The RNA shown here (transfer RNA) has 72 nucleotides and comes from an archaeon. The same sequence occurs in records of 2 taxa. Rfam family: tRNA. Rfam links the family to the GO term triplet codon-amino acid adaptor activity. By type it is a transfer RNA. The RNAcentral record of the sequence draws on ENA and Rfam.
RNA sequence: GGUUCCAUGGUCUAGUGGUAUGAUACUCGCUUAGGGUGCGAGUAGUCGUGGGUUCAAUUCCCACUGGAACCC
Numbered sequence: 001g002g003u004u005c006c007a008u009g010g011u012c013u014a015g016u017g018g019u020a021u022g023a024u025a026c027u028c029g030c031u032u033a034g035g036g037u038g039c040g041a042g043u044a045g046u047c048g049u050g051g052g053u054u055c056a057a058u059u060c061c062c063a064c065u066g067g068a069a070c071c072c
Stems, first nucleotide, its partner, number of pairs: 001071007010024003018055001025043006048064005
C1' cells in the first nucleotide's frame, strides 16, 4: 500500500428498514438472626463520527476514526 471483517447501556451480547434483546453491574423490596443464593421491581443506550437514500436508518450507500485478520 491492497482486501475483508468488527464498533450497540459501566462490561459482554442479540437484532436487522418501523424508536433495541438478554446476561452482568448498580439501587430498592421479599426471603434470612445476618450474609450469600433465589425471586420481584427499577436505573442505565445520541446503536463510533459526519454525510446520503427513504415517509421512516442500529439496519442500505459513501467518507472518516479506532481495532482485528490476511496479502504484498